[in-house]
RNA sequence: GGCCCCUUCGUCUAAUGGCUUAGGAUAGGUGGUUCUCAGCCAUCUGAUGCGGGUUCGAUUCCCGCAGGGGCUG
Repeated sequence: GGCCCCUUCGUCUAAUGGCUUAGGAUAGGUGGUUCUCAGCCAUCUGAUGCGGGUUCGAUUCCCGCAGGGGCUG
C1' cells in the first nucleotide's frame, strides 16, 4: 500500500427500517433490612464514534473521516 471485520450506558450485551421517550445484566447513587459489612428487596441515574446522503421514518441501508483488529504484497 491492498482487502476484510468491528465501534450502542463506566463494563458486557440486545434491538438489523416503524412495536423504541433504545431493552437487559453488571457497576454506581438513594432508601429498607442488618450491631456493622456482605447479601437480599425497592427505586433512580446513565449510551447509538464524527460528518454527509437515501427514506414519510435510520441504531439499522449507502458514502467519507477517525479509532481498533485481522489477512496479505
RNAcentral holds the sequence, with entries from ENA. Transfer RNA from a bacterium, 73 nucleotides, folded computationally. It matches the Rfam family "tRNA". Rfam links the family to the GO term triplet codon-amino acid adaptor activity. Rfam classes the family as a transfer RNA.